[in-house]
Context: one part of a larger RNA
RNA sequence: CUCUUGUUAAGGAACUCGGCAAAAUGACCCCGUAACUUCGGGAUAAGGGGGCCUCUUCGAAAGAGGAGGCGCAGAGAAUAGGCCCAAGCGACUGUUUACCUAAAACACAGGUCUCUGCUAAACCGCAAGGUGAAGUAUAGGGGCUGACGCCUGCCCAGUGCUGGAAGGUUAAGAGGAGAGGUUAGGAGCAAUCCGAAGCUUCGAAUUGAAGCCCCAGUAAACGGCGGCCGUAACUAUAACGGUCCUAAGGUAGCGAAAUUCCUCGUCGGGUAAAUUCCGACCCGCACGAAUGGCGUAACGACUUGGGCGCUGUCUUGACUCGAGACUCG
Numbered sequence: 001c002u003c004u005u006g007u008u009a010a011g012g013a014a015c016u017c018g019g020c021a022a023a024a025u026g027a028c029c030c031c032g033u034a035a036c037u038u039c040g041g042g043a044u045a046a047g048g049g050g051g052c053c054u055c056u057u058c059g060a061a062a063g064a065g066g067a068g069g070c071g072c073a074g075a076g077a078a079u080a081g082g083c084c085c086a087a088g089c090g091a092c093u094g095u096u097u098a099c100c101u102a103a104a105a106c107a108c109a110g111g112u113c114u115c116u117g118c119u120a121a122a123c124c125g126c127a128a129g130g131u132g133a134a135g136u137a138u139a140g141g142g143g144c145u146g147a148c149g150c151c152u153g154c155c156c157a158g159u160g161c162u163g164g165a166a167g168g169u170u171a172a173g174a175g176g177a178g179a180g181g182u183u184a185g186g187a188g189c190a191a192u193c194c195g196a197a198g199c200u201u202c203g204a205a206u207u208g209a210a211g212c213c214c215c216a217g218u219a220a221a222c223g224g225c226g227g228c229c230g231u232a233a234c235u236a237u238a239a240c241g242g243u244c245c246u247a248a249g250g251u252a253g254c255g256a257a258a259u260u261c262c263u264c265g266u267c268g269g270g271u272a273a274a275u276u277c278c279g280a281c282c283c284g285c286a287c288g289a290a291u292g293g294c295g296u297a298a299c300g301a302c303u304u305g306g307g308c309g310c311u312g313u314c315u316u317g318a319c320u321c322g323a324g325a326c327u328c329g
Base pairs, nucleotide, nucleotide: 001324002323003322006319007318008317010315011314014313019310031047036041038147052066053065054064055063056062082308083307084306085305086304087303088302089300090299094106095105110145111144112143113142114141115140116139122131123130124129148295149294150293151292153225154224155223158222159221160218161217162216163215164214167213168212169211173207174206178202179201180200181199182198185194186193187192226244227243228242229241230240253287254284265281266280267279268278269277
């Protein structure tokens, strides 16, 4: 010096990103116990020792001390919650990155949309067959949301889905107007020309489904939810007006927020002093309603801020048990 123990005057978080680590609390009985609350909880909440006498003191408060006894015996060793306040997120118990992340992520009960009438839909398989299910819409599959409370606004123009079928477009197929090739035969001195049937190669009109175009519906489907100018008897601001654009221009609630760039916004609180924290304001760069909005008791090895207690975290070191390191062997 490293690892691992224990102790430490005075102070007590001044340490540090952060009380990390350590210390402290700790069993049982009695007393007592707040806000809030879904009335179950919160809760082991929290918390304190009674009476008498003495001293310090003018006195009170407060502090210190005293009185009786035992030594199988006081939770005497060991083991055995630290607590409180405020805020965020997630309701909760659960699940997860086996070996750096346990969480605010996943799941969840509940909500809602959608598909499915049974040889169900969906899924595995080339098939046979199987799961669904020895179930039958109070059932089964898929998507989103995520207890509970109060709620969930406007837009169907685009994309998707569902429905519609008048018209337009449209494949193979059907159809076969017409055209070509071939040649018995005919014409010609010849080159060559014409050319039936058959065979064969093309092939117009016409007909021809879904789809698409089209017409509707649908947002707890994917998604979207404006700009400029003026105006009130100080100023400022604009309930009000004008105008352009749009499918419609963000409602309730919340808001410098796990979202705010400017920004350490401004005001208030807390501190001697706070870029954090809490309460407000609203100028929301760029919240917003099941990619849910706002609240919420309980819960959390979650995150943030504050306090009490406690301490070698520190001021600031020191000593120490044990194991190494080092020397000898």